Notes: This is a predicted structure of a 352-nucleotide part of an RNA (large-subunit ribosomal RNA, domain IV) from a Chloroflexota bacterium. Its mean pLDDT, the model's own confidence on a scale to 100, is 84. It matches the Rfam family "Bacterial large subunit ribosomal RNA".
[in-house]
Context: one part of a larger RNA
């Protein structure tokens, strides 16, 4: 040094932090709060008893002898001895100690986050991360949508909208406000066009022609107006549990202060409910109250809410139960500590 056992007095003074260790631990009986989704919380918490011997009471199992009956049997019935196994009561015995060793929850309170059981960084992170039931939106009418595959084909599905796929949210409870200007998506409209269609008309070549830069015509060829003509874009409208966004200035009430109220600029609209120094508040160790002798942490408060920079399914606010989660406090308990000591087993070291 490693692992282990014990320790006077104190008992968290240790430390980032009770990390580690200690306490608790079984069975039966008594008893058990707030809160609650009425299931729970709950082994809540907090107590009592437990060995052995004798006696009594009582229950379970097994069921002998004797008696009785007749069908006379390896019969039936009655019977309850003995043995065995529990519970209760009384008396007694021993030890420091009777769940005598071993195995076998420490508990309570307040708060945060996540509803829960579950899953995760195989080999430094188990969590507040992921999933979840539930909610909602979008797509899909079946040769479905979606996906794999040069293709054949397959999955979806031998399913059919109470089905299948995708996105977001994440039990329950109370709710989920305003904005469609931008972007996305959906619908509409048809303005303008592409290729293409179309073919007015025109040129070249050739032929005929009593007048030839003209007229007429057939073939080939070349150019070509109007008009028709998709998506996108533009235009019109819708859509937020789509991506997202949710202001400033000035004045103003019989002191002062504050501002129900008014005016004004800008905007698509100016943050509603709820919550709030929050895991989010810079200033900040904010103010007040509680817990301490003393608290940058903790809890409560909003009558101080201008919140640097909460905010409503990137959900908001609650919430019983649950958690090897995180924060704070208390009881018990202890070598964590004051402050170290003793002992055991090893490693190491020395000698061989």
């Nucleotide at each position: 040094c490693u692992c282990c056992g014990c320790u006077a007095a104190g008992g968290a003074a240790c430390u980032c932090g009770g990390c580690a260790a200690a306490u608790u631990g079984g069975g039966c009986c008594c008893g058990u709060a707030a809160c609650u989704u009425c299931g729970g919380g709950a082994u809540a918490a907090g107590g009592g008893c437990c060995a052995c011997c004798c006696c009594c009471u009582u229950g379970g199992g097994u069921g002998a002898a004797a008696g009785c009956a007749c069908g006379a049997g390896c019969u039936g019935u009655c019977g309850g001895a003995g043995c065995u196994u529990g519970a209760g009561g009384g008396g007694g015995u021993c030890g420091c100690a009777g769940a005598g060793a071993a195995u076998a929850g420490g508990c309570c309170u307040g708060g945060g986050c996540g509803a829960c059981u579950g899953g995760u960084u195989a080999c430094a992170a188990a969590a507040a991360c992921c999933a979840c039931a539930g909610g909602u939106c979008c797509c899909u009418g079946c040769u479905a949508a979606a996906g794999c595959g040069a293709a054949a084909g397959c999955u979806g599905a031998u399913g059919u909208a109470u089905a299948g796929g995708g996105g977001c949210u994440g039990a329950u409870g109370u709710c989920u406000g305003u904005c469609c200007a931008c972007u996305g998506c959906c619908g509409g409209a048809c303005c303008c066009u592409a290729a293409g269609g179309g073919g007015a008309g025109a040129g070249g070549u050739c032929u005929a022609u009593g007048u030839a830069u003209g007229u007429a015509g057939g073939g080939c060829u070349c150019c070509g107006a109007a008009c028709c003509g998709a998506a996108a874009a533009c235009c019109c409208g819708g859509u937020g549990a789509a991506g997202g966004a949710c202001g400033g200035g000035c004045g103003a009430a019989c002191a002062c202060a504050u501002a129900a109220c008014g005016c004004u600029c800008c905007u698509a609209a100016g943050g509603u409910a709820g919550c709030g120094a929050a895991g989010u508040g810079c200033c900040u160790u904010g103010g007040c109250g509680g817990a301490u002798a003393a608290a940058u942490u903790c809890c409560g408060u909003a009558c101080c809410a201008u919140g640097c920079a909460c905010c409503a399914a990137u959900g908001a606010c609650u919430u019983a139960a649950c958690g090897a989660c995180c924060c704070a406090g208390g009881c018990g308990c202890u070598g964590u500590c004051u402050c170290a000591g003793c002992g055991g087993a090893g490693c190491g070291c020395u000698c061989g």